[in-house]
RNA sequence: GGGCCCGUAGUUCAGUGGUAAAACGACCGGUUUGCAUCCGGUAGGCCGGAGUUCGAUUCUCCGCGGGUCCA
Numbered sequence: 001g002g003g004c005c006c007g008u009a010g011u012u013c014a015g016u017g018g019u020a021a022a023a024c025g026a027c028c029g030g031u032u033u034g035c036a037u038c039c040g041g042u043a044g045g046c047c048g049g050a051g052u053u054c055g056a057u058u059c060u061c062c063g064c065g066g067g068u069c070c071a
Base pairs, nucleotide, nucleotide: 001070002069003068004067005066006065007064010024011023012022018054026042027041028040029039030038047063048062049061050060051059
């Protein structure tokens, strides 16, 4: 320098044009003498910019970051 893959919640990840889901974690409440377990609830996220589209996390381009291969 080039090819390919990836970037979504604090963490691990699903979702691939129309409302973004789960597990663990956090917080609140119930249960307990108390803690844990268990039950119910709440908050919390699409790497950045531009384009296409009625509509973009999703498609295209350019960046940034990570992985891998070639040189």
A computed fold for a 71-nucleotide RNA from a bacterium, annotated as transfer RNA. It was read from a public genome assembly. Its Rfam family is "tRNA". The family's RNA type in Rfam is transfer RNA. About the family: Transfer RNA (tRNA) molecules are approximately 80 nucleotides in length.